Model confidence (mean pLDDT): 81 of 100. Predicted 3D model of a 74-nucleotide RNA (transfer RNA) from a Bradymonadales bacterium. The RNAcentral record of the sequence draws on ENA. Rfam family: tRNA. Rfam classes the family as a transfer RNA.
RNA sequence: AGGGGCGUAGCUCAGUUUGGUAGAGCAACGGACUCCAAAUCCGUGGGCCGAGGGUUCGAGUCCUUCCACCCCUG
Numbered sequence: 001a002g003g004g005g006c007g008u009a010g011c012u013c014a015g016u017u018u019g020g021u022a023g024a025g026c027a028a029c030g031g032a033c034u035c036c037a038a039a040u041c042c043g044u045g046g047g048c049c050g051a052g053g054g055u056u057c058g059a060g061u062c063c064u065u066c067c068a069c070c071c072c073u074g
Stems, first nucleotide, its partner, number of pairs: 001073005007067001010026004020057001028044005050066005
């Protein structure tokens, strides 16, 4: 330099098929249970989706530029 992949909650990921209310597990917090704790059970909060721009009534999703990380080729 060229090609491919990936970026969504504190962590691991889904959501892209077909644009239409952002989700799960773990973790955290509160409660139940317990002499206390662990385990278990119930509940709650937490992200405007890597950054900018565009298309659209509407964008995590489509287009575009850039950034970070990983792989391949030279």